The part of an RNA shown here (large-subunit ribosomal RNA, domain II) has 680 nucleotides and comes from Proteiniphilum sp. The RNAcentral record of the full RNA draws on ENA. The prediction has a mean pLDDT of 86.
Context: one part of a larger RNA
RNA sequence: GCCUGCGAGUUACCGUAUGCAGCGAGGUUAAGGGAUAGGAGUCCCGGAGCCGUAGGGAAACCGAGUCUGAACAGGGCGUCAAGUUGCAUGUGGUAGACCCGAAGCCAAGUGAUCUAUCCACGUCCAGGUUGAAGCUGGAGUAAAAUCCAGUGGAGGACCGAACCUAAAUCUGCUGAAAAAGGUUGGGAUGAGGUGUGGAUCGGAGCGAAAGACUAAACAAACUUGGAUAUAGCUGGUACUCCCCGAAAUAGCUUUAGGGCUAGCCUCGAGCGGACUGUCACGGAGGUAAAGCACUGAAUGGAUGAGGGCCCUUCACCGGGUACCGAUUUCAAUCAAACUAAGAAUGCCGUGAUAUAAUACUCGGGAGUCAGACGGCGACUGCUAAGGGCCGUCGUCAAAAGGGAAACAGCCCAGACCGUCAGCCAAGGUCCCUAAGAUAUGCUAAGUGGGAAAGGAAGUACGAUUGCAAAGACAGCCAGGAGGUUGGCUCAGAAGCAGCCACUCCUUCAAAGAGUGCGUAACAGCUCACUGGUCGAGUAGUCGUGCACCGAUAAUUCAACGGGGCUAAGCAUAUCACCGAAGCCACGGCACAGAGCAAUCUGUGGGUAGGGGAGCAUUCCAUGUGCGGAUGAAGGCGUAGCGGAAGCUGCGCUGGACGAGAUGGAAGAGAGAAUGCAGGC
Numbered sequence: 001g002c003c004u005g006c007g008a009g010u011u012a013c014c015g016u017a018u019g020c021a022g023c024g025a026g027g028u029u030a031a032g033g034g035a036u037a038g039g040a041g042u043c044c045c046g047g048a049g050c051c052g053u054a055g056g057g058a059a060a061c062c063g064a065g066u067c068u069g070a071a072c073a074g075g076g077c078g079u080c081a082a083g084u085u086g087c088a089u090g091u092g093g094u095a096g097a098c099c100c101g102a103a104g105c106c107a108a109g110u111g112a113u114c115u116a117u118c119c120a121c122g123u124c125c126a127g128g129u130u131g132a133a134g135c136u137g138g139a140g141u142a143a144a145a146u147c148c149a150g151u152g153g154a155g156g157a158c159c160g161a162a163c164c165u166a167a168a169u170c171u172g173c174u175g176a177a178a179a180a181g182g183u184u185g186g187g188a189u190g191a192g193g194u195g196u197g198g199a200u201c202g203g204a205g206c207g208a209a210a211g212a213c214u215a216a217a218c219a220a221a222c223u224u225g226g227a228u229a230u231a232g233c234u235g236g237u238a239c240u241c242c243c244c245g246a247a248a249u250a251g252c253u254u255u256a257g258g259g260c261u262a263g264c265c266u267c268g269a270g271c272g273g274a275c276u277g278u279c280a281c282g283g284a285g286g287u288a289a290a291g292c293a294c295u296g297a298a299u300g301g302a303u304g305a306g307g308g309c310c311c312u313u314c315a316c317c318g319g320g321u322a323c324c325g326a327u328u329u330c331a332a333u334c335a336a337a338c339u340a341a342g343a344a345u346g347c348c349g350u351g352a353u354a355u356a357a358u359a360c361u362c363g364g365g366a367g368u369c370a371g372a373c374g375g376c377g378a379c380u381g382c383u384a385a386g387g388g389c390c391g392u393c394g395u396c397a398a399a400a401g402g403g404a405a406a407c408a409g410c411c412c413a414g415a416c417c418g419u420c421a422g423c424c425a426a427g428g429u430c431c432c433u434a435a436g437a438u439a440u441g442c443u444a445a446g447u448g449g450g451a452a453a454g455g456a457a458g459u460a461c462g463a464u465u466g467c468a469a470a471g472a473c474a475g476c477c478a479g480g481a482g483g484u485u486g487g488c489u490c491a492g493a494a495g496c497a498g499c500c501a502c503u504c505c506u507u508c509a510a511a512g513a514g515u516g517c518g519u520a521a522c523a524g525c526u527c528a529c530u531g532g533u534c535g536a537g538u539a540g541u542c543g544u545g546c547a548c549c550g551a552u553a554a555u556u557c558a559a560c561g562g563g564g565c566u567a568a569g570c571a572u573a574u575c576a577c578c579g580a581a582g583c584c585a586c587g588g589c590a591c592a593g594a595g596c597a598a599u600c601u602g603u604g605g606g607u608a609g610g611g612g613a614g615c616a617u618u619c620c621a622u623g624u625g626c627g628g629a630u631g632a633a634g635g636c637g638u639a640g641c642g643g644a645a646g647c648u649g650c651g652c653u654g655g656a657c658g659a660g661a662u663g664g665a666a667g668a669g670a671g672a673a674u675g676c677a678g679g680c
Stems, first nucleotide, its partner, number of pairs: 001680006011095013026051003032045005055062002065077004098236002101233001105226006116200009125190001127159003130155001134151006163187003167184005202218001204214002239614006249262005263368002265365006274358001276354008290339002295335003299331004306324002308321004371396007379388002401412003416588004422583002427578003430563003436575007448565001454549002458546010475533005481506003486500003512527001516525002589604006615669001617666006626658002634653008
């Protein structure tokens, strides 16, 4: 891992609701007893007790009333609705209470053959090295001290086996081994190693102290018991079909992943159209937009109280001011916590109308309290987030189908079943791939098929302003002068370093006291301006459509799904077609409503969940019943029936029980629980 078997809402009692049955102002017996062959049963006694028939009050007590109260007041609770017993089902409570699952807590015991420390008695430590004290002799001294040599054999001394250990590293890591092996290390006469026996233990021991160790898991051992501890947590919870079908919100919560009540679902009863949509009419309102009278903000001007600064003066008074500036006023603005004014929607009411869905009340049963994304309106955040938080609508959740290449939340559309029929939606119609053409424009960028500010004689169209056959624009030819080198400055400054200016005058077709290059300064080139040549448009401004640049990311293409496309791109218009489980057509099933019926109309996606109807398994009761060695159950195969669970026939196998009907009772349905046991 697979297969087979086992594996989870039970039982008792007490409530409550519904259904059925009995009796009914009553209903009912319990223990116990009796009858019978009976202890399985059945029948009969047994009225104790319980519920109901009257309530109110704390009570005394009163009573269709009573309590409060001074009250004949008011008010509260009653009076005016039948119960009760049994069975069944739903559900609540108490019990382990659907099943499995803790870590833990407590008690009584068992453990120191491992290990920690201690006690008693033993035992072990190759070999080598160093050479303390003391002693002897000598030297030395007044005597000592002291020094030298020898002797001696101390030491948690030195080197290093056994033994003990475990610092480094490699191997091993389904090992040879539930801690070892290899190599290299440390201690090795000591606080040493080790043997045997003994002592100390569970909130306790022991600990040269690491929370270490106490029998291969110790921040409280192990065994058994309390015990099915508790688990607001995780997982699992077994046949079928039919009807309806949620929630992820509010309030409260030592509450936030749990509850309770309400909301939303379902079932029953009641009520009887009370609900909803649309239209009309009537209402309340202070949002959007707007506005600036109010409250504030804020810009410029006028006015200018008051102040600052300067002048004046002994001081007061006074004068000046390109400073600040209240108020008033003019113009133009801003506001969630501004509004003299004010929508659209929405909300409330009345009437009409449409549909036949609903609404409301009471009662039984729930589930839900993590929501997600999208559009719109706000807040928060960075007008960031697949962010957070509200409102409102939609979808998903609990929704399949078609489209968006793929893609819960987007677009279209809501799947009862069947059909080798049809029409449409979104979206599409060159090929992959079902289906297309026509007309007029645009785009040249593969734009289409990713992006902004900004940039640009891209291109198409429109508007508008100059100049132009009295010749424009561009090119070419020619001129572009004189006073003058203007004045100043300066070494120089001559159109062209810089400063000044009333930037002048003359000759001209025209020519600046000079547009740029250039020189040390001049020179030189050039422009403005003018003539000629040429011969038709030229130069701007604004707007619109489509394109261009801006455009840089990590494994080739990788920003159309691909091929590929100049339309098979974009815009406008027209007519076709394709396209879904939508709609229609035909046939069928079920449910609901209407109807006497025939039949008609409508409905049938679905998680949590509510309701309904069935199938199968085991056992029991009932039949003078049924099948069975001429072959039961079970098994294998095959054919058929039913809307499903399932059922039946036949053949083979098998070798002794079995089936149907009507009821009853459950150890009553397996794929999941890192389920349990066995087999492979």